The RNA shown here (SAM riboswitch aptamer (S box leader)) has 110 nucleotides and comes from a marine eukaryotic metagenome. The model forms 97% of the base pairs in the Rfam consensus. The same sequence occurs in records of 2 taxa. Its Rfam family is "SAM riboswitch aptamer (S box leader)". Rfam links the family to the GO term regulation of gene expression.
RNA sequence: CUUAUCAAGAAAGACGGAGGGAUAAGGCCCUACGAAGUCUUGGCAACCUCUACUCCCUAGGCGUAGAAAGGUGCCAAAUCCUAUCCCGAUGGUUUUCGGGAAGAGAUAAG
Numbered sequence: 001c002u003u004a005u006c007a008a009g010a011a012a013g014a015c016g017g018a019g020g021g022a023u024a025a026g027g028c029c030c031u032a033c034g035a036a037g038u039c040u041u042g043g044c045a046a047c048c049u050c051u052a053c054u055c056c057c058u059a060g061g062c063g064u065a066g067a068a069a070g071g072u073g074c075c076a077a078a079u080c081c082u083a084u085c086c087c088g089a090u091g092g093u094u095u096u097c098g099g100g101a102a103g104a105g106a107u108a109a110g
Base pairs, nucleotide, nucleotide: 001110002109003108004107005106006105011041012040013039014038015037019030020029021028025082026081027080042075043074044073047071048070049067050066051065052064053063055061056060079104084101085100086099087098088097089096
C1' cells in the first nucleotide's frame, strides 16, 4: 500500500503499585474489593491452516459444512460513544434520536 472483518465470543493466579479505556478534545466508564506492565495457566474465535462435499474455465478458485495440532490475534463496555459530510424524525437555531458515507484505528492475509 491492497483486500477482508470489526454490536457475537472468551479470566484466573503470581509479581507489580497508580493509573487505564489508540491519538488532541469532550462525554461516559474501569481502577487500592488493586490500573498499566511482565510471567504462568486457562479460554474464545476461526484470518492463515487442515478435512469432506458441490460447482467451475480443472492451474487453481468460489461456496457450504466441520476440526483446532500449528502461525497470529483476542479475553469490561459497538473499535465504549462523539468529532467530517449527507438523509430522515424531533425541535426551533442548536437539542436529541435513527440511518448511510468518509476519515482515523485494530487484527489477519498478501